Model confidence (mean pLDDT): 87 of 100. c-di-GMP-I riboswitch aptamer from Lutispora thermophila DSM 19022, 87 nucleotides, folded computationally.
[in-house]
This record gives sequence, C1' cells and structure tokens, in this order.
RNA sequence: AAUUGAAAAUAGCAAACUUAUCGAAAGGUAAGGACGCAAAGCUAUGAGUCUAAAGCGUGUAUAUGUCAUGAUCGUCAAGCUGCCAAU
Repeated sequence: AAUUGAAAAUAGCAAACUUAUCGAAAGGUAAGGACGCAAAGCUAUGAGUCUAAAGCGUGUAUAUGUCAUGAUCGUCAAGCUGCCAAU
C1' cells in the first nucleotide's frame, strides 16, 4: 500500500419504543433504551423513498389534485476520511 472480515482485542455508533423540544408534515435534536452495524463516520452529487407548508390547478365552500425549494447517508451508488486483525 492492496485485498479480506474467519477467529480475537480495544473502543465506537444506536433501530423500535418512551419523555421533552423544534417543525405544516416527513423528520430533526436531547435524555433514556438496544434491533442491529466494520464505515450505522462525513458530503444530498446521481437514483430511490417519505412528506406537501408556500405556490399553481379544480371547486360556491368543506375540500381535493399537483409540485421540493423540505427530509432520509440505518435504501443503493459515488466521493472523502478512519480503528483492529489476517493475508
């Protein structure tokens, strides 16, 4: 440096759920909590997925359709970085 994650060690992250809080929502954040994770570290660049406030359309109206500029890296790909071990 490359490949790999069988065995081992040390450390790390934290799903569901609960509480508080922010948000129109999806969802985020903090604490508790562990289903899992060798990148479940970082970046929304491409695709996917979720939401649909504002806008636009329809409607007398309740309402309803559409749309990402919102969100997700624990959906996949891409880029960057990183622990231990084996070869």
The organism belongs to Lutispora thermophila, within Bacteria. Of the family's consensus pairs, 95% are formed in the model.